[in-house]
Context: one part of a larger RNA
RNA sequence: UGACGGGGGCCCGCACAAGCGGCGGAGCAUGCGGAUUAAUUCGAUGCAACGCGAAGAACCUUACCUGGGUUUGACAUGGCCGCAAAACUGUCAGAGAUGGCAGGUCCUUCGGGGGCGGUCACAGGUGGUGCAUGGCUGUCGUCAGCUCGUGUCGUGAGAUGUUGGGUUAAGUCCCGCAACGAGCGCAACCCUCGUUCGAUGUUGCCAGCGCGUUAUGGCCGGGACUCAUCGAAGACUGCCGGGGUCAACUCGGAGGAAGGUGGGGAUGACGUCAAGUCAUCAUGCCCCUUAUGUCCAGGGCUUCACGCAUGCUACAAUGGCCGGUACAAUGGGCUGCGAUACCGUGAGGUGGAGCGAAUCCCAAAAAGCCGGUCUCAGUUCGGAUCGGGGUCUGCAACUCGACCCCGUGAAGUCGGAGUCGCUAGUAAUCGCAGAUCAGCAACGCUGCGGUGAAUACGUUCCCGGGCCUUGUACA
Numbered sequence: 001u002g003a004c005g006g007g008g009g010c011c012c013g014c015a016c017a018a019g020c021g022g023c024g025g026a027g028c029a030u031g032c033g034g035a036u037u038a039a040u041u042c043g044a045u046g047c048a049a050c051g052c053g054a055a056g057a058a059c060c061u062u063a064c065c066u067g068g069g070u071u072u073g074a075c076a077u078g079g080c081c082g083c084a085a086a087a088c089u090g091u092c093a094g095a096g097a098u099g100g101c102a103g104g105u106c107c108u109u110c111g112g113g114g115g116c117g118g119u120c121a122c123a124g125g126u127g128g129u130g131c132a133u134g135g136c137u138g139u140c141g142u143c144a145g146c147u148c149g150u151g152u153c154g155u156g157a158g159a160u161g162u163u164g165g166g167u168u169a170a171g172u173c174c175c176g177c178a179a180c181g182a183g184c185g186c187a188a189c190c191c192u193c194g195u196u197c198g199a200u201g202u203u204g205c206c207a208g209c210g211c212g213u214u215a216u217g218g219c220c221g222g223g224a225c226u227c228a229u230c231g232a233a234g235a236c237u238g239c240c241g242g243g244g245u246c247a248a249c250u251c252g253g254a255g256g257a258a259g260g261u262g263g264g265g266a267u268g269a270c271g272u273c274a275a276g277u278c279a280u281c282a283u284g285c286c287c288c289u290u291a292u293g294u295c296c297a298g299g300g301c302u303u304c305a306c307g308c309a310u311g312c313u314a315c316a317a318u319g320g321c322c323g324g325u326a327c328a329a330u331g332g333g334c335u336g337c338g339a340u341a342c343c344g345u346g347a348g349g350u351g352g353a354g355c356g357a358a359u360c361c362c363a364a365a366a367a368g369c370c371g372g373u374c375u376c377a378g379u380u381c382g383g384a385u386c387g388g389g390g391u392c393u394g395c396a397a398c399u400c401g402a403c404c405c406c407g408u409g410a411a412g413u414c415g416g417a418g419u420c421g422c423u424a425g426u427a428a429u430c431g432c433a434g435a436u437c438a439g440c441a442a443c444g445c446u447g448c449g450g451u452g453a454a455u456a457c458g459u460u461c462c463c464g465g466g467c468c469u470u471g472u473a474c475a
């Protein structure tokens, strides 16, 4: 100087407390461990691995296994030599890779180019090392800290500044002070939501004047309104009062769409964990080179006495089922979205209007509201599992897809010890969209809107953190 303390003081954070909803019990989904296996590819392992890399494992992907092939190679560059072909089409053998047979032949400025075969350099490796590395990332933590120059003090390590008194979300600001200044952080500048004004109105809108329709901005038209796009204003403790060191600041009030950082996002200091990644990529060294490279078929990554993690669905009446009826936002669409209509109980099929989309389509929002029924039961709760029949995608759904219909109807009556999330348009609850994608194991993820709470006395205690101080046989 740090680190540590079941030392002290001060202060924060959904840290506790106060509340609301879960997890831990059940079934299923997904990931992991373990076991199994020819293989169940690899990585990630307290917080900070475990719906993680994977925003799509039937083939492909694919890195694994078994078997069948191949050796200048699936891919690149160059040297030398040689060849007229190679692609492509058909056919045969084969699981296919591949091989046989037949057809078929390029451009040219005539130097060659392009192609194939041989040979030599070499290619290739998702082989090892993340404890050799770059880059990127997680984490403490959006915590308020981390440092420097000069000066001063100390033999020196170092201290001071950065400590102290207040204050703040903040090393934020004020005052004081052997310090005076400065840098990286904080804040602001950026995006978005909320108010108003101006400009512009198509594909958006329809108040007023008309036309037309069973009906609809459907039409003439209009720019008022909504909305869209661009620009501007607005919030600064600016104003008033109390407190405070005539300070920083703080409490209350007015006005205001918004008030003291208005809500949300992006933004992550010096560093820590030899943290993670050699399998995104790049890369040193090591290793393989008729194989640890490469091509193909099939299988595996989907196994299952068991343990864990994250979710979904429930255990019902604030509910289930049936009928009627209302209101969104974000998005996506041409190898695409696909309307009206018709067929089918349905998944879906036939068909094809319109739309490269503020125009058309996906598209129905759901919870909600109105009416009916069920009457507390393992039930009209719950839907696992299994049997049968189908639909769709795709070369192909056996291993191993999703969905539909009929039947079947399991566990489960609110969950031990323990444990998690959340402070407001939040939790809870309800549906919608998208990426990936032929299809889909999505109940995941990322967004979007609808309905919409309760509670916070307080900081003694648990956890994490910041500042000062103290002890130490620790560095």
Base pairs, nucleotide, nucleotide: 001475002474003472004471005470007469008468009467010466011465012464013463015459016458019422020421021420022419023418026313027312028311029310030309031308032307033306034304035303042053043052064299065298066297067296068295069294070293073122077121078120079119080118081117082116083115088103089102090101091100092099093098106113107112124288125287127286128285129284133282134281135277136276137275138273140271145184146183147182148181149180150179151160152159153158164175165174166173190265191264192263193262195233196232197231198230199229200228201227205222206221210219211218236259239253240252241251242250243249302441315415319374320373321372322371323370324369325368331362332361333360336355337354341350342349343348381412386407387406388405389404390403391402392401428451429450430449431448432447433446434445

A computed fold for a 475-nucleotide part of an RNA from Micromonospora sp., annotated as small-subunit ribosomal RNA, 3' major domain.
Rfam family: Bacterial small subunit ribosomal RNA.
The RNAcentral record of the full RNA draws on ENA and SILVA.